Record summary:
The prediction has a mean pLDDT of 83. A computed fold for a 72-nucleotide RNA from a Clostridia bacterium, annotated as transfer RNA. It matches the Rfam family "tRNA". By type it is a transfer RNA.
RNA sequence: GGCCUCAUAGUCAAGGGGUGAAGACGCCGCCCUCUCAAGGCGGAGACCGGAGUUCGACUCUCCGUGGGGCUA
Numbered sequence: 001g002g003c004c005u006c007a008u009a010g011u012c013a014a015g016g017g018g019u020g021a022a023g024a025c026g027c028c029g030c031c032c033u034c035u036c037a038a039g040g041c042g043g044a045g046a047c048c049g050g051a052g053u054u055c056g057a058c059u060c061u062c063c064g065u066g067g068g069g070c071u072a
Base pairs, nucleotide, nucleotide: 001071002070003069004068005067006066007065010025011024012023018055027043028042029041030040031039048064049063050062051061052060
């Protein structure tokens, strides 16, 4: 240099054009308890950047950026 692959809450991770973007751990509040832990209920928090296609893009296409791999 060429090719492939991945990028979604603090971490892990589903979703492959129209659903309030699911779940787990963690965090915050309340309940329970003499207190803590466990348990129960509730809550906040995310689509790597830009452009294109489309009525509509986290999702498809292109160009970047970053991680991983194959190859010269």